RNA sequence: AAGAAAAAACUGCCUAAUUUCCUAGCGGAAAACGGGGGAACCAUCUUUGGGUGAAUUGAUUCCGACGUCUGCCUCGCGGCCGGCGCCAGAGGAAUCAUAGGGGACCUUCAACCGAACCCCACAGCUAACCUCGUCGGCAUUGGAAGGAGUUCCA
Numbered sequence: 001a002a003g004a005a006a007a008a009a010c011u012g013c014c015u016a017a018u019u020u021c022c023u024a025g026c027g028g029a030a031a032a033c034g035g036g037g038g039a040a041c042c043a044u045c046u047u048u049g050g051g052u053g054a055a056u057u058g059a060u061u062c063c064g065a066c067g068u069c070u071g072c073c074u075c076g077c078g079g080c081c082g083g084c085g086c087c088a089g090a091g092g093a094a095u096c097a098u099a100g101g102g103g104a105c106c107u108u109c110a111a112c113c114g115a116a117c118c119c120c121a122c123a124g125c126u127a128a129c130c131u132c133g134u135c136g137g138c139a140u141u142g143g144a145a146g147g148a149g150u151u152c153c154a
Stems, first nucleotide, its partner, number of pairs: 011139004018031005032134006042124001049119004057097007066085004071080003100113002105147005110141001
């Protein structure tokens, strides 16, 4: 001198997940933004399914005989009866695709994501009404091209 890594702050990003007030604190309240339940009318006659979310739907390869659900018992691991599916391949893993997704407008291209969880026999829409959430994770989608619009200056 250059490069790399780590921490903090600012700034920004994904997400509904932020702000304000009270309290010594625990905790509480409100606004704002979101989710669920819930009439008539309409819809459906799907009776196993349903919900949040962009996260759906496939192909190939490998493994593969059990998988899953209600109820009961158990501190739990797990066990029992019954139902459904499956050994003519249920189910699991990996890879590659794909509906779809994000920055203050649109289109195209490029890169990236394309998860995870919850309810438990119950749910269409849905006014009134009832009820719940305020996490967590990142460092840059200010990558490129074209178009549209706004503001400021001359």
The RNA shown here (c-di-AMP riboswitch aptamer (ydaO/yuaA leader)) has 154 nucleotides and comes from Paenibacillus arenilitoris.
The coordinates come from a structure-prediction model, not an experiment, and the mean pLDDT is 75.
Rfam family: c-di-AMP riboswitch aptamer (ydaO/yuaA leader). Rfam describes the family as follows. This family represents a conserved RNA structure found upstream of the ydaO and yuaA genes in Bacillus subtilis and related genes in other bacteria.
The source organism's lineage runs through Bacteria, Bacillati, Bacillota, Caryophanales and Paenibacillus.
RNAcentral holds the sequence, with entries from Rfam.
The model forms 96% of the base pairs in the Rfam consensus.